[in-house]
Transfer RNA from Persephonella sp., 77 nucleotides, folded computationally.
């Protein structure tokens, strides 16, 4: 250099034939319970959906460079 997959809360991931206010577990924070803890119930906070265009009425989702990983080839030596 070609190709090929991935990039979504703090961590692990769901959600693709485009559709409205983007979810879940753990973790955190508070509330009950407890003599405290820990568990248990129970409510919250937390996201530029890698970054920037482009189609759309309407993008996490479709095209396009770039980033960044990961995996295959090929080059040089």
């Nucleotide at each position: 250099g070609c190709g090929c997959c991935c990039g979504u809360a703090g961590c692990u991931c769901a959600g693709u034939a485009g559709g409205a206010u983007a979810g879940a577990g753990c973790a955190c924070c508070g509330g009950u319970u407890u003599c405290c803890g820990g568990g248990g119930c129970u409510g919250g906070g937390g996201g530029u959906c890698g970054c920037a265009g482009g189609u759309u009425c309407a993008a996490a989702u479709c095209c396009u460079g770039c980033c960044g990983g990961g995996c295959g080839c090929g080059c040089c030596a």

Rfam family: tRNA. By type it is a transfer RNA. Lineage of the source: Bacteria > Pseudomonadati > Aquificota > Hydrogenothermaceae > Persephonella. It was read from a public genome assembly. The coordinates come from a structure-prediction model, not an experiment, and the mean pLDDT is 81.